[in-house]
C1' cells in the first nucleotide's frame, strides 16, 4: 500500500436491532481485639470519533483514528 482481528466502566471482558450488564477495584454498611477474609449495599460509562440505515443502532452499512497480526 492489501487483508483479517480488535476498541464498551479505573481494569478484564460479556450484551439476538428492543431497559447497557458481570467479575475485579473503589465508597459506604455488618462482622472481626486490629488487618485481611467474609457478607450485604452503593457510586460509577459520549459504547474510539463522524456520518448512513431504520420506528428503534454497543449491535447493520461507509469514512477515518489508534492497537495487534498476515500479505507486498
Nucleotide at each position: 500500500g492489501g487483508g483479517g482481528c480488535g476498541g464498551u466502566a479505573a481494569c478484564u471482558c460479556a450484551a439476538c436491532g428492543g431497559u447497557a450488564g458481570a467479575g475485579u477495584a473503589c465508597g459506604a454498611g455488618c462482622c472481626u481485639u486490629u488487618u485481611a477474609a467474609g457478607c450485604u449495599u452503593g457510586g460509577a460509562g459520549u459504547u474510539g470519533u463522524g456520518g448512513g440505515u431504520u420506528c428503534g443502532a454497543g449491535u447493520c452499512c461507509c469514512a477515518c483514528c489508534c492497537g495487534c497480526c498476515c500479505c507486498a